The RNA shown here (Lysine riboswitch aptamer) has 163 nucleotides and comes from uncultured Lachnoclostridium sp. Taxonomically the source falls in Lachnoclostridium (Bacteria, Bacillati, Clostridia, Lachnospiraceae). Its mean pLDDT, the model's own confidence on a scale to 100, is 79. It matches the Rfam family "Lysine riboswitch aptamer". Rfam's curators write: Riboswitches are metabolite binding domains within certain messenger RNAs that serve as precision sensors for their corresponding targets.
[in-house]
RNA sequence: GGUAGAGGUUGCGUAAAUCAAGAGUAACCUGUCGGAUGCUUCAGGAAGCGCGGGAAGACAGGGGAAAGGGAAGCACGCCGAAGGAAAAUACGACCUGAUCAUAUUUUCCUGGGCGCAGGGUGAACAAUCCUGCGACUGUCAUCCGGACGGAUGGGGAGCUACU
Numbered sequence: 001g002g003u004a005g006a007g008g009u010u011g012c013g014u015a016a017a018u019c020a021a022g023a024g025u026a027a028c029c030u031g032u033c034g035g036a037u038g039c040u041u042c043a044g045g046a047a048g049c050g051c052g053g054g055a056a057g058a059c060a061g062g063g064g065a066a067a068g069g070g071a072a073g074c075a076c077g078c079c080g081a082a083g084g085a086a087a088a089u090a091c092g093a094c095c096u097g098a099u100c101a102u103a104u105u106u107u108c109c110u111g112g113g114c115g116c117a118g119g120g121u122g123a124a125c126a127a128u129c130c131u132g133c134g135a136c137u138g139u140c141a142u143c144c145g146g147a148c149g150g151a152u153g154g155g156g157a158g159c160u161a162c163u
Base pairs, nucleotide, nucleotide: 001163002162003161004160005159008079011078012077013076014075018071019070028062029061030060031059032058033057037050038049039048040047041098042097043096044095045094082110083109084108085107086106087105088104089103090102092100111137112136114134115133116132117131118130119129120128121127139154140153141152142151143150144149145148
């Protein structure tokens, strides 16, 4: 270097269906008040459209979603599986900037899942990310007792087997 393989009391990823949440929210309809702006993600501009035959908004009644984000199970693909952070570029039915989504590239971080605390994202008591702590688990090295454990340390660019 090549081939094969192991980690698991929730190993990792993906799609669809189901369910919860979103939410008795938004659209929409009616009424009352209101009295000039409203819509096209946000800010500014351009353009268009709606609007005193009553805009936005508020309240009441009716009506009643969806997306993003999740959960457990199942199926499939897998064991750097994969995930995350930052930056750059491209793209997103007018322009500039922002935000966000997607794709690509570069650098960096994480062995794995779990729990707790603080913070970020988030509608969220979901979930996730970052930081710290804790035990657990797998693996290797060293040491100790002995056939199995204990202590300390390491990191997936690792470990095991074969070649």